RNA sequence: CGGGAUGUGGCUCAGCUUGGCUAGAGCGCUUGGUUCGGGACCAAGAGGUCGGUGGUUCAAAUCCACCCAUCCCGA
Repeated sequence: CGGGAUGUGGCUCAGCUUGGCUAGAGCGCUUGGUUCGGGACCAAGAGGUCGGUGGUUCAAAUCCACCCAUCCCGA
């Protein structure tokens, strides 16, 4: 320098191809129950605006452009 992949709660991921129920799951966390206490189990709850900016659209995590970060391949 060229090509490709990934980026979504604290962690690991789904959702993107086919734009539209109000963004979800597991683990973790908090509170309560249970227990002598802990674990396990049960119930409830908090936590995100989807890497960033701009564009298209009535409407964008999802489409388009550029940029950033990490990883891979080539030179």
Predicted 3D model of a 75-nucleotide RNA (transfer RNA) from a Candidatus Omnitrophota bacterium. The sequence was found in a public genome assembly. It matches the Rfam family "tRNA". Rfam classes the family as a transfer RNA.